A computed fold for a 93-nucleotide RNA from Proteobacteria bacterium UBA6492, annotated as c-di-GMP-I riboswitch aptamer.
[in-house]
RNA sequence: CACCUGAAAGGGCAAACUGGCUGAAAGGUCAGGGCGCAAAGUUACCAGUCUAAGGGGUCUGUUAAAAGAGCCUAUGACGGUGGGACCGCCAGG
Repeated sequence: CACCUGAAAGGGCAAACUGGCUGAAAGGUCAGGGCGCAAAGUUACCAGUCUAAGGGGUCUGUUAAAAGAGCCUAUGACGGUGGGACCGCCAGG
């Protein structure tokens, strides 16, 4: 230095939930809180999942509208969904 393994030590992160802020929402963020995690570090490249503001149509309705319902759609999001890429503590082999 590389690969494999993860018992110990020192530590690290932080699920659900609660509260504040933010967002149309999914979600994000801060504080509390710990379910768990050897990459539960970074990255939205691939797949998958979530949301639908805006856009497009359909139905209802009407003189025409308005209003309502529902469908499709990511440019939005998820790294604790999987894969890829990058970085990495300690110990043993």
NCBI's taxonomy places the organism under Bacteria, Pseudomonadati, Pseudomonadota. Rfam family: c-di-GMP-I riboswitch aptamer. Gene Ontology term of the family: cyclic-di-GMP binding. The coordinates come from a structure-prediction model, not an experiment, and the mean pLDDT is 88. It was read from a public genome assembly, where an Rfam model found it.